[in-house]
Context: one part of a larger RNA
RNA sequence: GGCGUACGGAGGAUGCCUUGCCACUCUUGAAUGAAGAAGGACGUAUUAGACUGCGAAAAGUCAUGGGGAGCUGUCAAAAAAGCGCCGAUCCAUGAAUAUCCGAAUGGGGGAACCCGGCUGGAGUCAAGUCCAGUCAUCCAUACUUGUAUGGAGAACAACCCGGUGAACUGAAACAUCUAAGUAGCUGGAGGAAAAGAAAACAAAAGUGAUUUUCCGAGUAGCGGCGAGCGAAAGGGAAAGAGCCCAAACCGUAGAAAUACGGGGUUGUAGGAACGCGAGAUACAAAAGGUAAGUGAACUAGAAUGUGAUGGAAAGCACAGACAAAGAGGGUGAAAUUCCCGUAUAGGUAAGCGAACCGAGUCGUUAGCGUCUCCUGAGUACGACGAGACACGAGAAAUCUUGUCGGAAGCAGGCGGGACCAUCCGCCAAGGCUAAAUAAGUAAGAGUGAGCGAUAGUGAAGAAGUACCGUGAGGGAAAGGUGAAAAGAACCGCGCAAGCGGAGUGAAAGAGAACCUGAAACCGUAUGCCU
Repeated sequence: GGCGUACGGAGGAUGCCUUGCCACUCUUGAAUGAAGAAGGACGUAUUAGACUGCGAAAAGUCAUGGGGAGCUGUCAAAAAAGCGCCGAUCCAUGAAUAUCCGAAUGGGGGAACCCGGCUGGAGUCAAGUCCAGUCAUCCAUACUUGUAUGGAGAACAACCCGGUGAACUGAAACAUCUAAGUAGCUGGAGGAAAAGAAAACAAAAGUGAUUUUCCGAGUAGCGGCGAGCGAAAGGGAAAGAGCCCAAACCGUAGAAAUACGGGGUUGUAGGAACGCGAGAUACAAAAGGUAAGUGAACUAGAAUGUGAUGGAAAGCACAGACAAAGAGGGUGAAAUUCCCGUAUAGGUAAGCGAACCGAGUCGUUAGCGUCUCCUGAGUACGACGAGACACGAGAAAUCUUGUCGGAAGCAGGCGGGACCAUCCGCCAAGGCUAAAUAAGUAAGAGUGAGCGAUAGUGAAGAAGUACCGUGAGGGAAAGGUGAAAAGAACCGCGCAAGCGGAGUGAAAGAGAACCUGAAACCGUAUGCCU
C1' cells in the first nucleotide's frame, strides 16, 4: 500500500408521515368605485422584528344577535399591567372612525411629496401656524346664462359583442390561397352576452321568432379545382313568449315649425275616417313592496365495561349496547359506543324571495261594407370599388357600404341563387324581449387506480420572500425531538465549544446540527498478501 472483517465518523438517499398543492363535480354567485374602489405607502400593541388585524377613535369603538369560562392574534415563550357570570375573550350582522398615495379630481409632481384660493373656527398685539368644509374635466337637464342638480372616469379570472388586425407556418419553393378574422392592440356590457317574432324557409306538400345540440355530412359546393376550406333545407332533442313605437285622425299649447295626450301597429293586408253591428274577446315581462320559504353565528343529538400485555390500549380476551348515527378526524398502538362530529331534527336578523300587491287596460272592441287618408326616402335599387356570406368575380343571387345616380308608395313593394314569365312566400328602410347556451374569479360542499418535500403550485417556514438586474424582468433554498418539554437541576474537566457523570423518558445509539439514517468519502483495530 492492497483485499477482507469488525466498530465508528461524515453524509442525507430510502421508508413512514402531512399542515401544502393538483384535477374534477355540484351549489351560491359574479357583489366593486367621486359616500373616493382595486392596489399600495406610512403608521398602530407595555416590550426590537416579521406576519395578521386595524387607521391619529389605529390587534381596536358602538349596537343587535349567538355563545358560556376563561381572556389580552401568530412566530413565541416570559415578565408587567389588566379584563371577565353585572356574561369578557370569541363568532355573526349592522354602524362609527378610516392618515397619505392611487380614476385621484384645488394647482403642481420624480406615487405615498410640494404649494394654494374661498368660507367658518382656534390662536396671535398683528402675523406665521393649526382645524373643519369647499374648489378638476366632460356630458345631460333646468332656469334667472352662470349657477344648480344628476351622471361619467377606474378596477375586474374567463366567458360575450364591437373596432383594428399580423407573421411564422402549410402549399414539401412561392405570389392567389392557408395559418385566420387566429394572436396582438383597443372600445363596451352583463351575470350571462349576442340573436330574436319573417320584405324567412320551402316547393305543388307544407313549416311558422331566436339560441344550443345530435344527425343530415366531410355530403352539396368553394378551391394556383393545389394545399386546403366547407354549408343549408329537412329530421330528432333542450327550451319555449311574445310585444311596443312612427304615421293617418282627434284634442291641448303655439302665429307656425313643433311639443305633449288620445288613437294605432298589419300581409288571408291592417289601421284612420264614414256607415252597419253581435255581446263578449284577450292580455300584464316595469320600478317598488311583501307571503310561504330560504337564509349568519348557533342548538339538541343514541350506545361500554372489565381483564392480561405494554410507557401508553383504541389492538387481544371476556361479556354487553346503539344504529334514520359503522362518513371522517382526534385521543400515549388499530375506537360505531372516550372527544369533535355523523344520521336526523331545530333556529333567527339583514338579505333573497311568487303566478300576490303594485294594476288595470273599457273603448260601440270581434265581425261586415265604402276605398277618401296612412303604413318608416337620399331609403330600396342601379353603376363603379371593396367587404361579409362554406361560395377566391364566377352564370353569382343574398347581406353591408366608400363614390355617383336614384324609385314605387297598396292598381304598391321584396324574395324564391344571373335574368324573364307564371306560380308561391313575405311586407324592408323604427324599437324591446325571458328560457335552453358560454365561462369558472370568489365562497361553500364533495370526489380522486392525483402528488407526498429533487414530487405536488415558483411558493407545505416572513414566497413572488431572500437574492440578481439601470430596467422590462428573472427568481431560489429551506418540512419531521418526544405521547407529553418531562428540552437535561446538580457535580467534574475545559477560556469556550464540548464531553463525562447525575437526572427525565418506553427509548437519549430520540439531546434540540434532534424519526428512519443507504452510498460515495474519511478513519481506528485486526487477518491475509506485498

The part of an RNA shown here (large-subunit ribosomal RNA, domain I) has 530 nucleotides and comes from Allobaculum stercoricanis DSM 13633. The organism belongs to Allobaculum stercoricanis, within Bacteria. The coordinates come from a structure-prediction model, not an experiment, and the mean pLDDT is 81. Rfam family: Bacterial large subunit ribosomal RNA.